RNAcentral holds the full RNA, with entries from Greengenes. The part of an RNA shown here (small-subunit ribosomal RNA, central domain) has 351 nucleotides and comes from an uncultured organism. It matches the Rfam family "Bacterial small subunit ribosomal RNA".
[in-house]
Context: one part of a larger RNA
RNA sequence: UUGGGCAUAAAGAGUUCGUAGGCGGUUUGUUAAGUUGGAUGUUAAAUUUUUGAGCUCAACUUAAAAAAAGUAUCCAAAACUGGCAAACUGGAGACUGGUAGAGGUAAGUGGAAUUCUGCAUGUAGGGGUAAUAUCCGUAGAUAUGCAGAGGAACACCCAAAGCGAAGGGCAGCUACUGGGACCAGUUCUGACGCUCAAGAACGAAGCGUGGGGUAGCGAACGGGAUUAGAUACCCCGGUAGUCCACGCCCUAAACGAUGAACACUAGGUAUUGGAGGUCUCGACCCCUUCAGUGCCGACGCAAAUGCAUUAAGUGUUCCGCCUGGGUAGUACGAGCGCAAGCUUAAAACUC
Numbered sequence: 001u002u003g004g005g006c007a008u009a010a011a012g013a014g015u016u017c018g019u020a021g022g023c024g025g026u027u028u029g030u031u032a033a034g035u036u037g038g039a040u041g042u043u044a045a046a047u048u049u050u051u052g053a054g055c056u057c058a059a060c061u062u063a064a065a066a067a068a069a070g071u072a073u074c075c076a077a078a079a080c081u082g083g084c085a086a087a088c089u090g091g092a093g094a095c096u097g098g099u100a101g102a103g104g105u106a107a108g109u110g111g112a113a114u115u116c117u118g119c120a121u122g123u124a125g126g127g128g129u130a131a132u133a134u135c136c137g138u139a140g141a142u143a144u145g146c147a148g149a150g151g152a153a154c155a156c157c158c159a160a161a162g163c164g165a166a167g168g169g170c171a172g173c174u175a176c177u178g179g180g181a182c183c184a185g186u187u188c189u190g191a192c193g194c195u196c197a198a199g200a201a202c203g204a205a206g207c208g209u210g211g212g213g214u215a216g217c218g219a220a221c222g223g224g225a226u227u228a229g230a231u232a233c234c235c236c237g238g239u240a241g242u243c244c245a246c247g248c249c250c251u252a253a254a255c256g257a258u259g260a261a262c263a264c265u266a267g268g269u270a271u272u273g274g275a276g277g278u279c280u281c282g283a284c285c286c287c288u289u290c291a292g293u294g295c296c297g298a299c300g301c302a303a304a305u306g307c308a309u310u311a312a313g314u315g316u317u318c319c320g321c322c323u324g325g326g327u328a329g330u331a332c333g334a335g336c337g338c339a340a341g342c343u344u345a346a347a348a349c350u351c
Stems, first nucleotide, its partner, number of pairs: 003323004007305002012319001014202004021195003025088007033081002035077009048066007091192001092189003095185005103177003107174003110154001115149007125136002162170002206248004211244002216242002221237004259318006267296011300307002324351003333344004
């Protein structure tokens, strides 16, 4: 627990979908729940305030009056919020015609390279390092050529580029396939919207299988160096893993360390995808505009760094989260998991 905040000081959930809830465009009429005003009743006395009175004064005691606010009923108002009815097109969606894209899935296929195998040429070294050595090689290595096998990844194009509702992510080529975005038309519906506790789905790496596969790389492990030591950095090898199938896990500096939506607020420049115009034989260039992606900058903001129409500016709506450091993202309880563990989440004590 009012408030103030959440890029970097504590703090935006990893992301999306989405129920309840909260909030919600323009116009007209109506209603009167919220709202506003009035009347009446009530809210004991004491207390509080004002004006008096009594104790010599005061505190104190006492008399009268008053205030504020709540609540019930009635009357009235109708701007705003809500309800009801009718309408509208700007929000949202649908339709038609185009455009770009590493979007996804499961098959097929291509070339370069590494490794291995066979054959041929050829002979004593090769490899590795700062320098060595372990290691490979006269049973013919390294090198060169031809042929073959197998697995994994796709050079150039490649870009501050693009795609993905979003995050994880996505790159040879062909095939299959869904959704969205953007542009133009202004044809249709007529607020159908925004945000979302609960819930659901996805989610790098990692784990499991007496499943498969294994070229390269490579935790563990073995060896060689270095070193005072070297359970490392460097070198030679190398199992799990990395790949495929199925099943788990549910976490990351899951980052833009920046929640989502809408509106407004100088410009300049680059680039991606459209549309229109000028010019042209046709284009390019150039101009305008829409949607994205970057850089630089005015106002403004900020403790500063910096942000700055892709805001960290100015406002509105909704959700999540923070509230001194340590103890501690721990204990206990609960849920989930085969396990590892994850989610939720304290206190004593101490400074």